[in-house]
RNA sequence: GCCCGGGUGGCGGAAUUGGUAUACGCGUUCGACUUAAAAUCGAAUCUCGAAAGAGGUAUGGGUUCGACUCCCAUCCUGGGCA
Repeated sequence: GCCCGGGUGGCGGAAUUGGUAUACGCGUUCGACUUAAAAUCGAAUCUCGAAAGAGGUAUGGGUUCGACUCCCAUCCUGGGCA
C1' cells in the first nucleotide's frame, strides 16, 4: 500500500430482510436470610431534568416516514496478502 472484520451502560456481550437501544451474564449499591459471614433470594444500576420529557450505539455527514443496522469521510483496533 491492497483486501476482510470489529468499535453498543463500569466490564463481557445480544439487539441484522431498517421498526421498543442496552436482552443475558459479571460487577456495584440497598434489602432479606444468618450470632456474624459466605452462599442463596429480591430490588436498583447510560446521561440531563423536580417532573413531564429530551439526548445517547467510535466521530462527523448523507439516504429514509423511521438508522446500532444502509451509504460516504475520518479515528481507533484485529486478521490476511505484498
A computed fold for an 82-nucleotide RNA from a Patescibacteria group bacterium, annotated as transfer RNA. The source organism's lineage runs through Bacteria and Bacteria candidate phyla. Its Rfam family is "tRNA". Its family is annotated with triplet codon-amino acid adaptor activity in the Gene Ontology. The family's RNA type in Rfam is transfer RNA. Model confidence (mean pLDDT): 81 of 100.